This is a predicted structure of a 463-nucleotide part of an RNA (small-subunit ribosomal RNA, 3' major domain) from a metagenome. The RNAcentral record of the full RNA draws on SILVA. Its Rfam family is "Bacterial small subunit ribosomal RNA".

[in-house]
Context: one part of a larger RNA
RNA sequence: UGACGGGUCUCCGCACAAGCAGCGGAGCGUGUGGUUCAAUUCGAUAUAACGCGAAGAACCUUACCAGGGCUUGACAUGCAGGUAGUAGUGAAGCGAAAGCGGAACGAUCCUUCGGGAAGCCUGCACAGGUGCUGCAUGGCUGUCGUCAGCUCGUGCCGUGAGGUGUUCCCUUAAGUGGGGUAACGAGCGCAACCCUUACUGUUAGUUACAAGUGUCUAGCGGAACUGCCCGGUUAAACUGGGAGGAAGGUGGGGAUGACGUCAAGUCAGCAUGGCCUUUAUGUCCUGGGCUACACACACGCUACAAUGGCCGGUACAAUGGGUAGCCAAACCGCGAGGUGGAGCCAAUCCUAAAAAGCCGGUCUCAGUUCGAAUUGCAGGCUGCAACUCGCCUGCAUGAAGUUGGAGUUGCUAGUAACCGCAGGUCAGCACACUGCGGUGAAUACGUUCCCGGAGAUUGUACA
Numbered sequence: 001u002g003a004c005g006g007g008u009c010u011c012c013g014c015a016c017a018a019g020c021a022g023c024g025g026a027g028c029g030u031g032u033g034g035u036u037c038a039a040u041u042c043g044a045u046a047u048a049a050c051g052c053g054a055a056g057a058a059c060c061u062u063a064c065c066a067g068g069g070c071u072u073g074a075c076a077u078g079c080a081g082g083u084a085g086u087a088g089u090g091a092a093g094c095g096a097a098a099g100c101g102g103a104a105c106g107a108u109c110c111u112u113c114g115g116g117a118a119g120c121c122u123g124c125a126c127a128g129g130u131g132c133u134g135c136a137u138g139g140c141u142g143u144c145g146u147c148a149g150c151u152c153g154u155g156c157c158g159u160g161a162g163g164u165g166u167u168c169c170c171u172u173a174a175g176u177g178g179g180g181u182a183a184c185g186a187g188c189g190c191a192a193c194c195c196u197u198a199c200u201g202u203u204a205g206u207u208a209c210a211a212g213u214g215u216c217u218a219g220c221g222g223a224a225c226u227g228c229c230c231g232g233u234u235a236a237a238c239u240g241g242g243a244g245g246a247a248g249g250u251g252g253g254g255a256u257g258a259c260g261u262c263a264a265g266u267c268a269g270c271a272u273g274g275c276c277u278u279u280a281u282g283u284c285c286u287g288g289g290c291u292a293c294a295c296a297c298a299c300g301c302u303a304c305a306a307u308g309g310c311c312g313g314u315a316c317a318a319u320g321g322g323u324a325g326c327c328a329a330a331c332c333g334c335g336a337g338g339u340g341g342a343g344c345c346a347a348u349c350c351u352a353a354a355a356a357g358c359c360g361g362u363c364u365c366a367g368u369u370c371g372a373a374u375u376g377c378a379g380g381c382u383g384c385a386a387c388u389c390g391c392c393u394g395c396a397u398g399a400a401g402u403u404g405g406a407g408u409u410g411c412u413a414g415u416a417a418c419c420g421c422a423g424g425u426c427a428g429c430a431c432a433c434u435g436c437g438g439u440g441a442a443u444a445c446g447u448u449c450c451c452g453g454a455g456a457u458u459g460u461a462c463a
Base pairs, nucleotide, nucleotide: 001463002462003460004459005458007457008456009455010454011453012452013451015447016446019411020410021409022408023407026302027301028300029299030298031297032296033295034293035292042053043052064288065287066286067285068284069283070282073126077125078124079123080122081121082120083119088105089104093100094099108117109116110115128277129276131275132274133273137271138270139266140265141264142262144260149188150187151186152185153184154183155164156163157162168179169178170177194254195253196252197251199222200221201220202219203218204217205216225248228242229241230240231239232238304404308363309362310361311360312359313358314357320351321350322349325344326343330339331338332337370401375396376395377394378393379392380391381390417439418438419437420436421435422434423433
């Protein structure tokens, strides 16, 4: 000087407290461990791994396993030699395919007509490797943490390590600002500048809405600055209250992540040193596996019902997406869906029904008209192909479950909770993820305690 303390003091954070809804019990979904397996590919492992890489494993993907092939190779460049019925198309046959095979058809460009180019064959260099090492690395990322810190120049103090500045008082979300001060200044951070949302002026409006308006759309501006008033503070910074205002003290949300820490994560996104491999650790194909199942954990979905279930009627969104696409009306089917073909390269058309809500009826506390797992049968869709192993529909079946131990998670306002909608991935497959709107709470006395963090101080057999 740091680090640490079941030392002290000060401060902060959904950290506790006060509340609301959960998880932990049940069934199912997904991930992981374990076990099993020919293989169940690999990575991620306290917080900061476990609906994570994976924005979607039937084949492909695919890296794993079994079997069958190829060996200058599935892909690149160069050199040498060869090659005219050559490149290319490719019948019969073998085969699960890949591959082997080779009947038949059959080209191009330049040319000094010698040949050359492309292609093919042979050979050599080499290709290839999701093989190893993230403890050889780049790049990127997580975390402490959007925490308020981390440093430098000159000066001063100290033999020196180093200190000072950055400590102290007040204040702030903030090393934010003010005062003081052997310090005076400065840099990276904070804040602001950026995007969005809430109000408003103006300009322009078709495809929007009503019949010429400005709901709406998208450009340019305005507005908020402790500006005004009262109180507090010795003063200032600031702070408590108020007015006006659409908005008030950083208005709400986002992007933005200092010096560094964890030999944190990633050689499987990419790049890359070294090592290893070269008729195989490369590459092609068929099938299987990644989907196994005494079990354990993590994250979710659905419930256990009457603030509810079912039936009928009826109302109101926003973000998005669409030509190998979105798919209307109409018709068929109980339905999934099928037929159909209008419109739309989209503020025009389609997706599209929003759902919870409201109105009426029914059920009457029961393992039920709750709950839907499981299983059987019959179908639909995508796709070469749904057996292993997809999604959906109808009929039948109708399990556990009556609110969950110790413990534990999220959330402070348009938030939690509840409700649906869209998108990416995608042929098909979403209870996940990313967004969007609708309905819309309770509570915060307070900082003693738990956890994490910041500062000062103190102790130390630690560095």